[in-house]
Context: one part of a larger RNA
């Protein structure tokens, strides 16, 4: 900008990528075949290796603003009890996320035309021949098939709904200008994410923070009280404390706004 008016939401699929492997064992069947040794095609059925998706309910890793444990020092007047500094001071766990070592899921099967092969019928050539005319069978390979993307596929496709046919100026073509439906811009944000796009949302509101409630994590706080010379050890207490999770609930911020945008052949 373009896809013969502006828009919204769903799609076709020309053409591009991607996958595309393989083993071991039961069975057929100790048959077929073989003098024996040995030993199948074809079928059917079970475990896998590697690779690939997706996830994250489990197992496991991480998980520097969670939780507890210690050492050294320094502060907070001193005890207590904290908090700064020492690789996050070490150390022992660990939610959400994000990941594998973790789960689940593929590779097909079919269908066209083929290649070697193999065949039918068959003449040049009274035979004969798979080929000259004609017709078949046939492979992880080719076109599908299975998955992504995809209409700038300028051949710009398709369906459904929305918005209307205003006003100046112009002799017309048009141009201007004000809106319709939509849409941008500003904010509050993640499920997105360098930006930027995309998704959820802006008081007619749970979008995000607080706060309340719970899961989950840590592991039984401080004060106090008993016991013990003390260290410490009981109860008060499965306590406190508590990021990312799941809900409530307008306390707080999303406020006032502004732009943009058609008039058709």
């Nucleotide at each position: 900008c373009g896809u013969a008016g502006g828009a919204u939401a769903u799609u076709u699929g020309a053409g591009a990528g991607g996958a595309g492997c393989u083993g071991a064992c039961c069975u057929u069947a100790g048959u077929a075949c073989g003098a024996g040794a040995g030993g199948a095609c074809c079928g059917g059925g079970u475990c896998g290796g590697a690779c690939g998706u997706a996830c994250c309910a489990c197992c496991g890793g991480u998980g520097c603003a969670c939780c507890g444990g210690u050492u050294g020092u320094u502060u907070c007047g001193c005890c207590a009890g904290a908090a700064g500094c020492a690789c996050a001071g070490c150390c022992g766990g660990g939610u959400a996320g994000c990941c594998g070592c973790g789960u689940a899921c593929g590779g097909g099967a079919g269908u066209g035309a083929u290649a070697a092969a193999c065949g039918c019928u068959g003449a040049a050539g009274g035979c004969a021949u798979c080929u000259a005319a004609g017709c078949g069978u046939g492979a992880a390979a080719c076109a599908u098939g299975c998955u992504u993307c995809a209409a700038g596929a300028u051949u710009a496709g398709a369906u459904a709904u929305c918005c209307c046919a205003u006003a100046a100026c112009g002799u017309a073509a048009g141009u201007u200008a004000g809106u319709a439906a939509g849409g941008c811009c500003a904010c509050u944000u993640g499920u997105a994410g360098a930006c930027u796009a995309c998704a959820a949302g802006u008081u007619u509101g749970a979008u995000a923070g607080g706060u309340c409630g719970g899961a989950g994590g840590u592991g039984u706080a401080a004060g106090u009280g008993c016991a013990g010379u003390a260290a410490u050890g009981c109860a008060u207490u499965c306590a406190g404390c508590u990021g990312a999770c799941c809900g409530a609930u307008a306390c707080u911020a999303a406020u006032a706004g502004g732009c943009c945008g058609a008039g058709g052949g």
This is a predicted structure of a 265-nucleotide part of an RNA (large-subunit ribosomal RNA, domain VI) from uncultured Ruminococcus sp. The source organism's lineage runs through Bacteria, Bacillati, Bacillota, Eubacteriales and Ruminococcus. It was read from a public genome assembly. The coordinates come from a structure-prediction model, not an experiment, and the mean pLDDT is 89.